Molecule: transfer RNA
Organism: soil metagenome
């Protein structure tokens, strides 16, 4: 430098034009002498950044940044 994959809540991770799942963690409750586990409930996302297309963008397009791999 080129090509490919990826960037979504504190962590992992699905989604792919209209509504952003789930798990872990956290908080409260229940249970227990107590702790853990289990069970019930609750909260948390400007979807890497900037622009474009669109009535509408996490999703499509362009540029840029970062991470991983391959090639030179």
């Nucleotide at each position: 430098u080129g090509c490919g994959g990826g960037g979504u809540c504190g962590c992992c991770a699905a989604g792919u034009g209209g509504c952003a799942a789930g798990g872990c963690a956290g908080c409260g409750g229940u249970c227990u002498c107590a702790u853990a586990a289990g069970c019930c409930g609750c909260u948390u996302a400007u979807c890497g950044c900037u622009g474009g297309u669109u009535c509408g963008a996490u999703u499509c397009c362009a540029g840029c940044c970062c991470c991983c791999g391959c090639a030179a």